[in-house]
Source information
RNAcentral holds the full RNA, with entries from SILVA. Predicted 3D model of a 509-nucleotide part of an RNA (small-subunit ribosomal RNA, 5' domain) from a metagenome. It matches the Rfam family "Bacterial small subunit ribosomal RNA".
Context: one part of a larger RNA
């Protein structure tokens, strides 16, 4: 000098765009953050309105309505959002491999959907419990579940030929044997649309493996028993000590094993002429985690933030028998701290989930609020005005300086204020649809009116005098000032620098 997710002191007019718990991965009241589909299925209210009837209590039918809520079933909940605790590792970056794999929804192509069966929730009855939540019996449906059939080299074992090969296998053709599907469902204007099953290909996403790169400590020198390799088996979507049985005794290490400390990694960011150094907030990619530890289930995908089970700590309810919970989602609270915001509005846009659609959901997102936290822009007036007012300060008492500064005169009208008009962002055949917001912007009114501070002035380093103090009080980044004439302390005047900021502190180069 530059920089900052900054903090502190003094000060503070406006706007635009950004940014905002770096500390306790501490604990959390409350609300919201993941639902949707009646064009898969069975069942189906209440309130309200109308008509009829009535013993005036009410009852029957119709509409709302096959609506609400609940249930079975499908898809989603593995995305989006948060955090950086752990991790020195194929975690990340980069370049490859997979002849060792997978991929719901989407696209393309081919083929197909024949027959049958038994349940179960909802519901009803009974019943246990304070509750959370159950139990027994009975009834019913499906695109829920099951069985049979059909079967393309889709899978399995056998055998043949060609091509390729990392020599392990892969692939093409064709043989007989075995195994494995489906919902002909829903809607329909009967044209069709949405679905179901098998196979092949694509796209996208993912798993696994490898080369290279990736912090400090040798005041850590030896480490290792599933350890290293083999055979066989199991397991996985898949290779593999991944797991197991047996066999062998290996494997790693001064080119730093093992151990310890620290740390999410990267694109980037800051600095620097560069090389380099430091760093990893916001934004983007990857990874890991979801009260702590462990485990699996479902599923195309999880060993699953707002799922399940077990154990633990903590909090809450309880009728003491037993139960409930997890903000490192958005707000918000306590606590910690030098320190970090609203328990806001809206799905109008973009994007996502469900649905044939209408639409529903979406604290993602779009906006608004708070904070000079940062960057950028604007203003706090402009011109004129003297042999120079007053006041202040200094003085050699002549004067100098503040100083064209003020006043005065002539103008202008940004911002703020009031009034009028008023968007784009909205796209879909048309129509309708804007949270922001009566916002931005435009016009008018009016008036210099409402808008300047902070640090410094010994040298480094731009800027000097007076008074007070008297090695005191104090200053200080370094050198150093202060003991009676202090440009260095405190005040005043004057000046210098920056300016809605200015200084200080911290950190990096």
């Nucleotide at each position: 000098g530059a920089a900052c997710g900054a903090a502190c002191g003094c000060u503070g007019g406006c706007g635009g765009c950004g940014u905002g718990c770096c500390u306790a991965a501490c604990a959390c009241a409350u609300g919201c953050a993941a639902g949707u589909c009646g064009u898969g299925c069975g069942a189906g209210a209440a309130a309200g309105g109308g008509u009829c009837u009535u013993u005036c209590g009410g009852g029957a039918c119709c509409c709302c309505u096959g609506u609400a809520a609940a249930g079975c079933g499908g898809c989603g909940c593995a995305c989006g959002g948060g955090u950086g605790a752990g991790u020195a590792a194929c975690a990340c970056g980069u370049g490859g491999g997979u002849a060792a794999c997978u991929u719901g929804c989407c696209c393309u192509u081919g083929a197909g959907a024949g027959g049958g069966g038994g349940a179960u929730a909802a519901c009803g009855u009974u019943u246990c419990g304070a509750a959370a939540g159950g139990a027994a019996c009975g009834c019913u449906a499906a695109u829920a579940c099951c069985c049979c059939a059909u079967a393309u080299g889709a899978c399995c074992a056998c055998a043949a030929u060609g091509g390729c090969u990392u020599c392990g296998g892969c692939u093409a053709u064709a043989g007989g044997g075995g195994u494995g599907a489906a919902a002909g469902g829903g809607c329909u204007u009967c044209g069709g649309c949405c679905g179901c099953u098998c196979a092949a290909g694509g796209a996208u996403g993912g798993g696994c493996c490898c080369g290279c790169g990736u912090a400090c400590u040798a005041u850590u020198a030896g480490c290792u028993a599933g350890u290293u390799g083999g055979u066989g088996a199991g397991g996985u979507a898949a290779c593999g000590g991944c797991u197991c049985a047996c066999c062998a005794a290996g494997g790693c290490a001064a080119u730093g094993a093992u151990a310890g400390u620290u740390a999410g990694c990267u694109g980037g960011u800051c600095u620097g002429a560069g090389a380099g150094g430091a760093u990893g907030a916001u934004c983007a990619g990857c990874c890991a985690c979801a009260c702590u530890g462990g485990a699996a289930c479902u599923g195309a995908g999880a060993c699953a933030c707002g799922g399940u089970c077990c154990a633990g700590a903590c909090u809450c309810c309880u009728a003491c028998g037993g139960g409930a919970g997890g903000c490192a989602g958005c707000a918000g609270u306590g606590g910690g701290g030098a320190a970090u915001u609203u328990u806001g509005c809206g799905c109008a846009a973009u994007g996502g989930g469900g649905g044939a659609a209408a639409c529903c959901c979406u604290g993602a997102c779009g906006c608004a609020g708070c904070a000079a936290c940062g960057c950028c822009g604007c203003g706090u007036g402009a011109g004129u005005g003297a042999c120079g007012a007053a006041g202040g300060c200094c003085u050699u008492c002549g004067g100098g300086u503040u100083g064209u500064a003020a006043a005065g005169c002539u103008c202008u009208g940004u911002c703020a204020a009031g009034g009028g008009g008023g968007a784009a962002g909205a796209a879909a055949c048309a129509a309708a649809u804007g949270a922001c917001g009566g916002u931005a912007c435009c016009c008018c009114u009016g008036a210099a009116g409402g808008a300047a501070g902070c640090a410094c002035u010994g040298g480094c380093u731009a800027a000097c005098u007076c008074c007070g103090u008297g090695c005191c009080a104090g200053c200080a980044g370094c050198c150093g000032c202060g003991g009676u004439a202090a440009u260095a302390c405190g005040g005043a005047g004057a000046g210098u620098g920056c300016a809605a900021g200015c200084g200080u502190u911290g950190u990096u180069c």